This is a predicted structure of a 134-nucleotide RNA (c-di-AMP riboswitch aptamer (ydaO/yuaA leader)) from Anaerosalibacter bizertensis. The source organism's lineage runs through Bacteria, Bacillati, Bacillota, Sporanaerobacteraceae and Anaerosalibacter. Rfam family: c-di-AMP riboswitch aptamer (ydaO/yuaA leader). A reference for the family is Barrick et al. (2004), "New RNA motifs suggest an expanded scope for riboswitches in bacterial genetic control", Proc Natl Acad Sci U S A. The RNAcentral record of the sequence draws on Rfam. The prediction has a mean pLDDT of 76.
[in-house]
Order: sequence, then C1' cells, then structure tokens
RNA sequence: ACAAUUCAAUCGCUUAAUUCUUUUAUUUUAAAAGAAGCGGGGGAACCAUGUAUAUGGGGUGAAUCCUCUUAGAGGUAGGGCAUACCCUUGCCCGAAUCCGUCAGUUAACUCCGUCAGCGUAGAAGGGGAAUAGU
Repeated sequence: ACAAUUCAAUCGCUUAAUUCUUUUAUUUUAAAAGAAGCGGGGGAACCAUGUAUAUGGGGUGAAUCCUCUUAGAGGUAGGGCAUACCCUUGCCCGAAUCCGUCAGUUAACUCCGUCAGCGUAGAAGGGGAAUAGU
C1' cells in the first nucleotide's frame, strides 16, 4: 500500500412489530407491569351462500398457480429495493406457519401481537404536485 475477516457506532432495508412511563436487578442493559401508536382474529341485522357428508374447512403472510426430462428445474398471480405518489429500465423475493371439525359479511362488544432477519453510499433516470426559503 492492497485485499479479506470480525466487532462497534451512525444511517438505512423487509416486517404491524415503534415510542413512552413505573418497578426490580447483576444498571450503556435486562426482566416484569402499564399506556399510546400500528397490526390481526372472533362477533348481529340487511345481504350473500341450499344444507350436511374427510376429496374436511379456515387464519396470518406478497408468497398463488402451472409445466417438466421430478425430489430438482423452469415459469407465474402477487410483492420489495434511502421522498408520500406516478412512469421507464434494472436487480431480487415468490417462503413458512397456525387453528383443530369450527368461523361468509358484520355495528356494539370482545380476544390477541408488537417478533425476527439483513445492509454500510446504499438500484438508476424522468414527471407532476405539496411545503419552506430567497
């Protein structure tokens, strides 16, 4: 000097998954409890669905479906990528899991969640608005 790896801070990304207060403790933090914000389930009438029957049915989520030389590959509905929106192009994802025979919609009401996983000049260009300043 160059390259690689690890750790920390800052700033950011996916996601509902953030903020604040109190108490305790081994006190830059952790645990417990509560609140706000955000998110999800159950649940009338009207409406809709003939009903039941294991080829069960249903929920969260973007993650559904098809084909093949089949245990892998190719595509696809759909979703994401440093402005809240739109367009073009580029890159990527297209999983997993829960309820347990049961749930359409659904006001009042009611029950829950607030995890996890990543990155370090971030994908680029354009358009139309809004706000602030001069």